[in-house]
C1' cells in the first nucleotide's frame, strides 16, 4: 500500500517510582493495595510455518477441523465510549449501521 480480523480469550515474580486507557478534545476508567518502562516465567488465542485427519480432485490445489512445536501477537473495561454521517424511535435520550483513525496479521 492491499487484503482479513478486531463485543470471544488470557497474570504471577523481580527492579523501577507516577503516570495510564495510540495523540488530541469531551466523558468514563485503571494507578503508592504500585501507573508507564524493562527483565523472567506462566497463560491465551489461532494469523503465518509445521504435522495429522477430512471433503472436492488424475495431480497441482483449494476448502474444513485437530495439535500447539516454530514466527508474530496478546493478557482492565467493546479497539473503554463518544465525536464525522446515515437510519429506527414524540422529544430527551435509545439502538443499529457506515466513515474517520488506531492494533494486529499475510502479502
Nucleotide at each position: 500500500c492491499u487484503u482479513a480480523u478486531c463485543a470471544a480469550g488470557a497474570a504471577a515474580g523481580g527492579c523501577a517510582g507516577a503516570g495510564g486507557g495510540u495523540a488530541a478534545u469531551g466523558g468514563c476508567c485503571c494507578u503508592g493495595u504500585g501507573a508507564a518502562g524493562c527483565c523472567u516465567u506462566g497463560a491465551c488465542a489461532a494469523c503465518c510455518u509445521g504435522u495429522u485427519c477430512c471433503a472436492u480432485a488424475a495431480a497441482a490445489a483449494u476448502g474444513g477441523a485437530a495439535c500447539a512445536a516454530g514466527g508474530u501477537g496478546c493478557c482492565a473495561a467493546a479497539u473503554c465510549c463518544a465525536a464525522c454521517c446515515c437510519g429506527c424511535u414524540g422529544a430527551a435520550g435509545g439502538c443499529g449501521g457506515g466513515a474517520c483513525a488506531g492494533a494486529u496479521a499475510a502479502g